[in-house]
RNA sequence: UCGUGCUAGGCGGGGCGCUAGCGGUGCCUUGUACCCGCAAUCCGCUAUAGCGGGGCUGAAUUCCCACUCAGAGGGCGCGACGGCAGCUGUGACUGUUUGGUCAAACAGCGUGGAGGGUUGGGUCCUGUGCGGCGCGGAGCUGUGAACCUGGUCAGGACCGGAAGGUAGCAGCCAUAAGCGGUAACCCGCGGGUGCCACGGGGUCGCCUGGCCUGAGUUGUCUGGCAGGAUAAGCCAGCAGCCGCAGUUCGAAGAGGGGUGCACGA
Repeated sequence: UCGUGCUAGGCGGGGCGCUAGCGGUGCCUUGUACCCGCAAUCCGCUAUAGCGGGGCUGAAUUCCCACUCAGAGGGCGCGACGGCAGCUGUGACUGUUUGGUCAAACAGCGUGGAGGGUUGGGUCCUGUGCGGCGCGGAGCUGUGAACCUGGUCAGGACCGGAAGGUAGCAGCCAUAAGCGGUAACCCGCGGGUGCCACGGGGUCGCCUGGCCUGAGUUGUCUGGCAGGAUAAGCCAGCAGCCGCAGUUCGAAGAGGGGUGCACGA
């Protein structure tokens, strides 16, 4: 150095979580990587830290490294960082909006009386009367009973020797309850009722009459002053998400290094 057989090793790893700790089941990641059983009220172990059973590979592209590079992804931290959306608060400022006052300009009205003051009426509320409308009653009126309402009762029936009498159906007339109609008059009740009358209350907002006073007043726009409201911006506080620095682990990958035994030639 080659061949045969075997052995250690390997047949995935990492982060979080759990745990006294380790590994696994769990979640995430890397990316392809034997099978079966166990496991969250957990399972198996103890620094040689999954256990049990089976299979494949096997000293190297494949196993090992406390070495170097690189870095998917996770944890911590919420940072004098950036972005986004949220809640609460303030009202200084920028906005938005609103009333007052002062000044200027323009326009309208005004000694044929502006504005103001005072007094009365109306508009508002309420009561009474009257009217109107509606409803009900009364009144008037129509209709209204096979028998069990009345009158008159043809015919017929009954009593009687007769004269005559008795009850009485249909019909006709009238009427009860009931069912309708009703212009006006009378009585009662009601209202989203009234160009009505009278009384009471209330208001000075609007309209209007009388009296007094006697020159301003109204609108638009601009500016000044001191306010009110709002909370979009701003500011303060609170909690959140994402990103970015920081820190800590760290997979795949690249490089470097390391690792047998027996027999035979």
About this RNA
The RNA shown here (Bacterial large signal recognition particle RNA) has 265 nucleotides and comes from a Caldilineales bacterium. The sequence is in RNAcentral, with records from ENA. It is recorded under the gene name ffs. Rfam family: Bacterial large signal recognition particle RNA. By type it is a non-coding RNA gene. From the family's description: The signal recognition particle (SRP) is a universally conserved ribonucleoprotein involved in the co-translational targeting of proteins to membranes. Of the family's consensus pairs, 94% are formed in the model.